[in-house]
RNA sequence: UGGUCGGUUAUAGCGCCAGGACCGUGAUAGGUUGACGAGGAUGGCAGUUAUCGAAAGACUCGGCGGAUGCUGCCACGGCUUUAGCAGGUCGUAAGAGAGAAGAGAAAAAGCAGAAUCAAUACUGUAACAGAGAUUCUCCCGAUGCUGAUA
Numbered sequence: 001u002g003g004u005c006g007g008u009u010a011u012a013g014c015g016c017c018a019g020g021a022c023c024g025u026g027a028u029a030g031g032u033u034g035a036c037g038a039g040g041a042u043g044g045c046a047g048u049u050a051u052c053g054a055a056a057g058a059c060u061c062g063g064c065g066g067a068u069g070c071u072g073c074c075a076c077g078g079c080u081u082u083a084g085c086a087g088g089u090c091g092u093a094a095g096a097g098a099g100a101a102g103a104g105a106a107a108a109a110g111c112a113g114a115a116u117c118a119a120u121a122c123u124g125u126a127a128c129a130g131a132g133a134u135u136c137u138c139c140c141g142a143u144g145c146u147g148a149u150a
Base pairs, nucleotide, nucleotide: 014065015064016063017062019061020033021032022031023030036053037052038051042075043074044073045072046071047070048069076091077090078089079088080087083146084145085144086143095140097138098137099136100135101134110125111124112123113122115120
């Protein structure tokens, strides 16, 4: 450095539940619900109601915790011809902005199945996004000093 086997952890619309709602009981008890996917990570600290649409219209409502977002500072890294420093701008696909293009989302609803006394959750099944990123076009930016080479 490569390979094989085994194990563990994480993969964050995630985890949890005291409000509300629902089921259940004569009443308690008890149970259920509480984010559908897409997208998102250089590291640290601080702050912050953390991107996009789909569905729904008692809820994805409300609460707690967490979080890959954003902002500021620091560090590291890329670009700014090369080396260094300063500045700028970004984050490994490593400049900003605008426009255009293409793209098998999932769930809910329906239907079918099967579990439950029930609420409800599960399984199968068709369709339907937007943002980011990418590609193309336009536009803006692409600096200063020192040294080196030509």
This is a predicted structure of a 150-nucleotide RNA (glmS glucosamine-6-phosphate activated ribozyme aptamer). Rfam family: glmS glucosamine-6-phosphate activated ribozyme aptamer. Rfam classes the family as a riboswitch. Rfam links the family to the GO terms regulation of gene expression and catalytic activity.